[in-house]
A computed fold for a 75-nucleotide RNA from a Salinivirgaceae bacterium, annotated as transfer RNA. It matches the Rfam family "tRNA". It is annotated as a transfer RNA. Its mean pLDDT, the model's own confidence on a scale to 100, is 83. Lineage of the source: Bacteria > Bacteroidota > Bacteroidia > Bacteroidales > Salinivirgaceae.
RNA sequence: GCCCCCAUAGUUCAAGGGAUAGAACAAUAGUUUCCUAAACUGUAGAUACUGGUUCGAGUCCAGUUGGGGGUACCA
Numbered sequence: 001g002c003c004c005c006c007a008u009a010g011u012u013c014a015a016g017g018g019a020u021a022g023a024a025c026a027a028u029a030g031u032u033u034c035c036u037a038a039a040c041u042g043u044a045g046a047u048a049c050u051g052g053u054u055c056g057a058g059u060c061c062a063g064u065u066g067g068g069g070g071u072a073c074c075a
Stems, first nucleotide, its partner, number of pairs: 001071007010025004018055001027043005048064005
C1' cells in the first nucleotide's frame, strides 16, 4: 500500500429503515440506619467525524479518523 472486521453513556451490551435510542454496572441525590454497608426510589449521561440516499438513518452508501486481523507473492 491492498483486503476484511469493529466504533452507541465512564464500562459491558441492546434497538425489523419508523414516534422522545433502552438496560445492567458505575456516578450522583434522597429514603432507611446511631453511623457505614446493603436494600429501595429519583436524576444526569451516548449513536467517532464529514457528506449522500430516503418522507424518515444508530441501521443503507461513500470518504475520513481510530482500533483489531490478514497479505505484501510469482514473473